[in-house]
Molecule: c-di-GMP-I riboswitch aptamer
Organism: soil metagenome
RNA sequence: GCAAACCCGUCGAAAGACGGUGACGCAGAGCCACGGGACUAACGCGACCCAGUCGCCAAGUCCGCCGGGCCGCCA
Numbered sequence: 001g002c003a004a005a006c007c008c009g010u011c012g013a014a015a016g017a018c019g020g021u022g023a024c025g026c027a028g029a030g031c032c033a034c035g036g037g038a039c040u041a042a043c044g045c046g047a048c049c050c051a052g053u054c055g056c057c058a059a060g061u062c063c064g065c066c067g068g069g070c071c072g073c074c075a
Base pairs, nucleotide, nucleotide: 001026002025007020008019009018010017011016024064030070031069032068034067035066036065037062038061039060044056045055046054047053048052
């Protein structure tokens, strides 16, 4: 210097994001979804016992899961 979980508010279909609160941690917990991985499943597709339910699917999300890239602070 940053700020996990919990709680409150807003946005979102959700995952989750942002703000407040709060510190579990972090010496790159700064940035980039590039490789792997994880989460969600709205749209779409399919099935069924069809006001609905279930399955598949990322173009959605996570950089505080690992690796890689970029630019850096203090001692």